The prediction has a mean pLDDT of 87. This is a predicted structure of a 351-nucleotide part of an RNA (small-subunit ribosomal RNA, central domain) from an uncultured bacterium. The full RNA is in RNAcentral, with records from ENA, Greengenes and SILVA.
Context: one part of a larger RNA
Order: sequence, then C1' cells, then structure tokens
RNA sequence: UUGGGCGUAAAGAGCACGCAGGCGGCCAUUCAAGUCAGAUGUGAAAUACCUCGGCUCAACCGGGGAACCGCAUUUGAAACUGAUUGGCUCGAGUUCAGGAGAGGGAGGUGGAAUUCCUAGUGUAGCGGUGAAAUGCGCAGAUAUUAGGAAGAACACCGGUGGCGAAGGCGGCUUCCUGGACUGUAACUGACGCUGAGGUGCGAAAGCUAGGGGAGCGAACAGGAUUAGAUACCCUGGUAGUCCUAGCCAUAAACGAUGGUCACUAGGUGUAGGGGGUUAUCAACUCCCUCUGUGCCGAAGCUAACGCAUUAAGUGACCCGCCUGGGGAGUACGGCCGCAAGGCUAAAACUC
Repeated sequence: UUGGGCGUAAAGAGCACGCAGGCGGCCAUUCAAGUCAGAUGUGAAAUACCUCGGCUCAACCGGGGAACCGCAUUUGAAACUGAUUGGCUCGAGUUCAGGAGAGGGAGGUGGAAUUCCUAGUGUAGCGGUGAAAUGCGCAGAUAUUAGGAAGAACACCGGUGGCGAAGGCGGCUUCCUGGACUGUAACUGACGCUGAGGUGCGAAAGCUAGGGGAGCGAACAGGAUUAGAUACCCUGGUAGUCCUAGCCAUAAACGAUGGUCACUAGGUGUAGGGGGUUAUCAACUCCCUCUGUGCCGAAGCUAACGCAUUAAGUGACCCGCCUGGGGAGUACGGCCGCAAGGCUAAAACUC
C1' cells in the first nucleotide's frame, strides 16, 4: 500500500466542546484547477511480449512490430468535483407561546432513626452466636419516660418512571442557572457533520491544608472457629466516609455496541407534549401525530448466542482502535503528578 475487522473471539477513546484537516442540500451564471477527448514532443538501446529470419535444432543472434499504461506543451468539452457570482428553503439556527423533569450551583428548613449527655421509674442481667466467648452492667446497665446535643442519610411516593454529554442526580422550600421537547407562524439563508493535536468535565479510593466526626468502618486489638486461620462469624476500633479550598484522572467509566444523516414489516406497554372524535363544557373511551424509554417479533444480518426503525439490517461521511499466547500495559526515555501513580510504549527470550 491492498485487503479484513472492532456486542461476547484482539479491537469504540470514560464523556463532551472545538482549531486545523476530511466530507457536505436545491437552482442558475461564469472559470477550467481536478476530470474527459484530440494533436505534437518525449518516454535511449538492450531485456521482456508478438512475428519473420540465420547458425542441421535449441540456447544464442539478426530484422520488423506492438508496448513502455508516464511526463510536458497545445487545442477543445463542461456532465461531475472544485472555484466565482446571484438566488432558494427542506438541513442548521433564532424569535414567540406552552407544559414536563432526582439537570447544575448557593442559601434556608423538616421529621423518623441512631449515638451520646442529664434527670425519673426500675433490678440483674444485657449483648452477641451455629454454639460461645471477648465486651457492657450493682460505681445501677439493658428496658422505659422526659429534656437536651451532634452528625449523616432522606422510609413510604418510587416505577425495565424522569433528567443529564458522560461520571451521575432523590425530604421540603427560596434564589441563580444549563439543556431537551411540543405548537404555531415569522425570521436568518447551508451558517452543516465529524474532529488529529488542544481544552474542559470526569464514580470510588487516594493526597494537601483547615474544619467536622453520629452511624458505619480498611488498618489494628481482642474473642471464637480451625490441623493452622495473618480470613469468613463476634466485641471494640484509627484513617476514611461528611464540609470548604486545591490536587489526582482511573473503573466490568458497560449497552463490554464512537458520532451524524438517510432508508427498511408489524404488534404491545410506558413517560412528556399537540391534535381529532363524542359536538355546550369537562372527564372517560377511541383514533392520529412528535419526542423519549421498554418488551416481542418479519425481512435482513450473525460463527453462534442473538440484534432487529433505540440495528449488530441497507448505504454515506468523519474520527478512534485491532493484527497469536506469555514476557507486558512491563522496562527504558519523555510528558504530567506533592505522592500514590497516570499517559505514551518496546525488545530479548519463550510456547
């Protein structure tokens, strides 16, 4: 380079924004860079190919031809790509009117539970387990009543329900704020898609500083179990879990399925809108439609499992990634980080 792939075999970057680049709707005009056609020049000879001939044949040698698929110059064509100019509205976007939502940030606030403290009642146990023991308790525990304090999480509603690009988001309420959806016209007029680098976001754990610390709970201590038990079970319990500011940048970051657009049977749920029917209205029923989210399933696809208008079907464009197992996501180097480590990323050797 050609070719094949990426749900589960190796392979979709955790997610988004976006510079360059690649690709790009409809109509007309012009140009002629790409493209196409003609001409001219060149593309040495030999070799190779076709053909004819010479050595008795052949190898070998000689003649002729085609070809050298290319490049340059020039003449022309204008469908397509490109460029120019003008226009269009279906792509994209804006305005207006609506309803939905655990989308994000900040503040305030509520009840249940838990633990602790104080006081009352009250007496010998409580707790825990497979069974126990450690532990707590006559210095009055557990239980129960009243009062108080603290921190964290928000039962029911709650739902293959909703929102968000992903991570993720759940008591109530106020303020600030992002996005999507529906309806109707009006407006802009291709303003679009993707996106190497880059930038931002990014669960948990971990790190720095300062707070906070109820419950839970790595480490640790003790009690059991056991042949042993650096575990599983029990009693305790420090970091941590929580808040503020700043790092870290990884996950089975999963739909193990990159993004966008178009097309390709149906059936049945569900969520948010809009419309219609029934005709006074509302509700119910039924029907249509847009957007999202589930299940089943035809064609098609698939190694099979399965996927199947939310494709893993049929096409188009762009990016990322894969190339036997181990060595190894390691070494070395570089970049980043306070560190832990992250990103990039081999080889020898071996099967």